[in-house]
RNA sequence: CGGUGAUCGCUGCUUAAUCGCCCGCGGGCGAGCCGGGGAACCAAAUCCCAGGUAGUGGGGUGAAUCCGCGUCAGCGGUAGGGAUCGCUUCCGUCCCGAACCCGUCAGCUAACCCGGUCGGCGGCCGACGGAAGGAUGC
Numbered sequence: 001c002g003g004u005g006a007u008c009g010c011u012g013c014u015u016a017a018u019c020g021c022c023c024g025c026g027g028g029c030g031a032g033c034c035g036g037g038g039a040a041c042c043a044a045a046u047c048c049c050a051g052g053u054a055g056u057g058g059g060g061u062g063a064a065u066c067c068g069c070g071u072c073a074g075c076g077g078u079a080g081g082g083a084u085c086g087c088u089u090c091c092g093u094c095c096c097g098a099a100c101c102c103g104u105c106a107g108c109u110a111a112c113c114c115g116g117u118c119g120g121c122g123g124c125c126g127a128c129g130g131a132a133g134g135a136u137g138c
Base pairs, nucleotide, nucleotide: 009124010123011122012121013120014119018031019030020029021028022027032117033116034115035114036113037112042107057105058102059101060100061099066077067076068075069074080096081095082094083093087133088132089131090130091129092128
């Protein structure tokens, strides 16, 4: 001098996943944000007969759904979602387009009831480029 990694602090992104107080440091209680169950009305369903098929039924969180190809590893696209010199919209560019849960059961839904508040990644003079608008300050 360069490269790589770790820790602390600060500062950003994604996500509901942040903040405050107490504590015997395991946790607890709130606020905020998020999710589920749950009336009327509406929606849906219905009575009789016969036949057939499926059952991997049905539902929920989430942007994460669907289509084609395939040597079945994956590839190409796509509904949709995200991007840090404070806000919104548009254009461009770059990414994501998963995973899990309930357990035969749930439409909407006031009152009411029950839960969650994880995790993952980046930067520390670097910001993702442009256009329009608004706001704020001087």

Predicted 3D model of a 138-nucleotide RNA (c-di-AMP riboswitch aptamer (ydaO/yuaA leader)) from Actinoplanes sp. NBRC 103695. The source organism's lineage runs through Bacteria, Bacillati, Micromonosporales, Micromonosporaceae and Actinoplanes.